[in-house]
RNA sequence: CAGAUGCACGCAGGAGAGCGGUGGCGCCGCCAGGCGCUGCCCACCGAAGGCGCAAACUCCCAUGAACGCUCAGGUCCAGUGACUGCGGGUAUCGA
Repeated sequence: CAGAUGCACGCAGGAGAGCGGUGGCGCCGCCAGGCGCUGCCCACCGAAGGCGCAAACUCCCAUGAACGCUCAGGUCCAGUGACUGCGGGUAUCGA
């Protein structure tokens, strides 16, 4: 130094599930209604996070998934969404 790995950042892509019921507040409207926010209830989703286990490894312990749970989060269009690609930055290793 090429390169490899980790971390955060920027850009792009990125699934699923309710156009649910009901009350309150605010706004628009002549009315009927409409929009937004929020409390509660029911139903559901699983790819932030979290928890649990399996295989694996193993004396034990620990680690441990995109599997399971659904605490949290989410179900009108938006997103601190796993993950993937690219970019430079930083740390370690570095024939």
Description:
The RNA shown here (Glycine riboswitch aptamer) has 95 nucleotides and comes from Stagnimonas aquatica. The coordinates come from a structure-prediction model, not an experiment, and the mean pLDDT is 77. The sequence was found by an Rfam model in a public genome assembly. Its Rfam family is "Glycine riboswitch aptamer". From the family's description: This family represents the bacterial glycine riboswitch. Glycine riboswitches usually consist of two metabolite-binding aptamers domains with similar structures in tandem. The aptamers cooperatively bind glycine to regulate the expression of downstream genes. In Bacillus subtilis, this riboswitch is found upstream of the gcvT operon which controls glycine degradation. The organism belongs to Stagnimonas, within Bacteria.